[in-house]
RNA sequence: GGGCCCGUGGUCUAGCGGUAUGACACCACCCUUACGAGGUGGGAGUCCCCGGUUCGAAUCCGGGCGGGCCCA
Numbered sequence: 001g002g003g004c005c006c007g008u009g010g011u012c013u014a015g016c017g018g019u020a021u022g023a024c025a026c027c028a029c030c031c032u033u034a035c036g037a038g039g040u041g042g043g044a045g046u047c048c049c050c051g052g053u054u055c056g057a058a059u060c061c062g063g064g065c066g067g068g069c070c071c072a
Stems, first nucleotide, its partner, number of pairs: 001071007010024003018055001026042005048064005
C1' cells in the first nucleotide's frame, strides 16, 4: 500500500428500512439473624464520526476514525 470482517448502556449481545433486545453488573424494596442465592421493580444507549438516499436509517450508499485477520 491492497483485500475482507467488526464498531450498539459499565461489560457481553440481538437486530436484515417502521418505538433499540436480552444477560451480567448497578440502585431500591421483599426474603434472610446476617451475607450470598432467589423474587419484584427501576435507572442507564444522540447505535464510532460526517455526509447522502428515503415519508422514515443502528440497518442501505459514500468518505473518515479505531480494532482484528490475510496478501504484498
A computed fold for a 72-nucleotide RNA from a marine sediment metagenome, annotated as transfer RNA. Rfam family: tRNA. By type it is a transfer RNA. The coordinates come from a structure-prediction model, not an experiment, and the mean pLDDT is 83.